[in-house]
RNA sequence: GGACGGCUAGCUCAGUUGGUUAGAGCGUCUGGUUUACACCCAGGAGGUCGGCGGUUCGAGCCCGCCGCCGUCCA
Repeated sequence: GGACGGCUAGCUCAGUUGGUUAGAGCGUCUGGUUUACACCCAGGAGGUCGGCGGUUCGAGCCCGCCGCCGUCCA
């Protein structure tokens, strides 16, 4: 330098060939339970979907550029 894959909650990830509210597990917080802790049960908070633009009535999803991580080729 070239090809490909990935980037979504604190962590690991899902998200159906664009559609009405963005989710799961773990973690965290509150309450219950216990003498207490853990387990367990109930509930809550937490996201400008890597960044900037574009297409569209509508973008996590499509297109362009850039950034970061990984694999391969030279």
The prediction has a mean pLDDT of 80. The RNA shown here (transfer RNA) has 74 nucleotides and comes from Candidatus Moanibacter tarae. It matches the Rfam family "tRNA". The family's RNA type in Rfam is transfer RNA. Gene Ontology term of the family: triplet codon-amino acid adaptor activity. Lineage of the source: Bacteria > Pseudomonadati > Verrucomicrobiota > Opitutia > Candidatus Moanibacter.